[in-house]
RNA sequence: AACCGAAAAGGCAAACCCGGUGAAAACCGGCGACGCAAAGCCAUGGGUCUAAUGACAUUCUUCGAAUGUUUAUGACCGCCAGGCCGCCGAAG
Numbered sequence: 001a002a003c004c005g006a007a008a009a010g011g012c013a014a015a016c017c018c019g020g021u022g023a024a025a026a027c028c029g030g031c032g033a034c035g036c037a038a039a040g041c042c043a044u045g046g047g048u049c050u051a052a053u054g055a056c057a058u059u060c061u062u063c064g065a066a067u068g069u070u071u072a073u074g075a076c077c078g079c080c081a082g083g084c085c086g087c088c089g090a091a092g
Stems, first nucleotide, its partner, number of pairs: 003092001004089002011036002017030005034078001040084003044081003047076003052073001054070007
């Protein structure tokens, strides 16, 4: 130094609930700990979620509306991979 993951210090914070933002997925704050050695950062590849908008179909049809299918310009890195950075130091 790399792998690795005992200890200690410190760190993060799932679900539920409350408030806020948003069409939604989801996000932010509070509360709270299921877990996490990268649960730090980056949506780059795959994946998942949503469907405002657009397209198509059907129905009612009066402009139009409703429903369904599809669509990422949306979201998630606490799904997998990749990239960047990083605390501690026992055994091996």
Predicted 3D model of a 92-nucleotide RNA (c-di-GMP-I-GGC riboswitch aptamer) from an Anaerolineae bacterium.
The source organism's lineage runs through Bacteria, Bacillati, Chloroflexota and Anaerolineae.